[in-house]
């Protein structure tokens, strides 16, 4: 000096998963606000068929091929990429996983649960329109 790998910190990113207060030195607890989810008297809707079980969170529903299986590949519905918003174009990515347990239409009152986890100096750009301020 160069290369590779690791650790820490990051502008920030996905996601509902943020903020405030109390308690605590041994515990990682509690409360509230905000955000998100489930159930659900009334009411509305519906003749629905619960072994081909059914259902929920989530963008992640599906098709085809390979493979004895586990899995793998391609494509796709759909989703993400900070800087007021929307749309369009281009580029780069994701397109998983888990849960309930025979049971659930929507949904007022009401009841109830969660507030994690994972990444990360890479920061995606352009156009048109709109909103606001000066």
């Nucleotide at each position: 000096u160069g290369u590779u790998a690791g650790c820490a910190c990051g502008a920030g990113c996905c996601g509902a998963g943020g903020c405030u207060c109390c308690a605590g030195u041994g515990c990682a607890g509690g409360a509230g606000c905000g955000c998100g989810g489930g159930g659900g008297a009334a009411g509305c809707a519906u003749g629905c068929u619960u072994c081909u079980g059914g259902g929920g969170u989530g963008a992640a529903c599906g098709u085809c091929g390979c493979c004895g299986u586990c899995g793998c590949g391609a494509c796709c519905a759909g989703g993400g990429c900070g800087u007021c918003c929307u749309u369009u174009c281009g580029g780069c990515c994701c397109g998983a996983a888990c849960c309930c347990g025979u049971c659930a239409g929507c949904g007022u009152a009401c009841c109830u649960c969660g507030u994690a986890g994972g990444c990360g100096u890479a920061g995606c750009g352009a156009a048109a329109g709109g909103c606001u301020c000066a």
Molecule: c-di-AMP riboswitch aptamer (ydaO/yuaA leader)
Organism: Chloroflexota bacterium